[in-house]
RNA sequence: GCGCUCGUAGUUUAGCUGGAUAGAACAUUGGUUUCCGGAACCAAAGGUCCUGGGUUCGAAUCCCAGCGAGCGCA
Numbered sequence: 001g002c003g004c005u006c007g008u009a010g011u012u013u014a015g016c017u018g019g020a021u022a023g024a025a026c027a028u029u030g031g032u033u034u035c036c037g038g039a040a041c042c043a044a045a046g047g048u049c050c051u052g053g054g055u056u057c058g059a060a061u062c063c064c065a066g067c068g069a070g071c072g073c074a
Base pairs, nucleotide, nucleotide: 001073002072003071004070005069006068007067010026011025012024013023019057028044029043030042031041032040050066051065052064053063054062
């Protein structure tokens, strides 16, 4: 330099062929329980869906460019 794959919550991630309020687990916070803690149970908070642009009535999803990560080729 070229090609392929990927980028969603603090972390790991689901999200099909464009249409619901973007969901789960762990972690965090509060509560119940306990002598205290852990565990368990209940609840809450936490997302510009990497950035910009385009297509569309409608984009996490499709297209283009950029940035970043991984792999391959030279």
The RNA shown here (transfer RNA) has 74 nucleotides and comes from a bacterium. It matches the Rfam family "tRNA". By type it is a transfer RNA. Rfam links the family to the GO term triplet codon-amino acid adaptor activity.